Predicted 3D model of a 106-nucleotide RNA (SAM riboswitch aptamer (S box leader)) from Planomicrobium sp. Y74. The organism belongs to Planomicrobium, within Bacteria. Rfam family: SAM riboswitch aptamer (S box leader). Rfam's curators write: The SAM riboswitch is found upstream of a number of genes which code for proteins involved in methionine or cysteine biosynthesis in Gram-positive bacteria. Its family is annotated with regulation of gene expression in the Gene Ontology. The model forms 97% of the base pairs in the Rfam consensus.
RNA sequence: UUCUUAUCUAGAGAGACGGAGGGAUUUGGCCCUGUGAUGUCUCAGCAACCUGCCUGCAAAAGGCAAAGGUGCUAAUUCCAAUAGGCGCGAGCCUAGAAGAUGAGAA
Numbered sequence: 001u002u003c004u005u006a007u008c009u010a011g012a013g014a015g016a017c018g019g020a021g022g023g024a025u026u027u028g029g030c031c032c033u034g035u036g037a038u039g040u041c042u043c044a045g046c047a048a049c050c051u052g053c054c055u056g057c058a059a060a061a062g063g064c065a066a067a068g069g070u071g072c073u074a075a076u077u078c079c080a081a082u083a084g085g086c087g088c089g090a091g092c093c094u095a096g097a098a099g100a101u102g103a104g105a106a
Stems, first nucleotide, its partner, number of pairs: 001106008013043005021032003026081004044073003049069002051065005077098001082095005
């Protein structure tokens, strides 16, 4: 990098560095940001995918834990874009696409 698969409306911030844009990409919207964002590091935390233990013949499923491997700690993945449905309308719902993360494979 590609493929398969599961999940994505819950949860969880301080300090240091740094100094301009940032929220994946394009467009539109809406936000964050010199009261210092985005990012990097340290510490802390959240969660429970891998993991450990238990119930279970086993599988499925469920429960407990958090030492280890990841991940995450503004806004639903910030919202929409495509298709379908509902609504007088503002708009709403479902699915998909794209993306993110884990696990497995090449």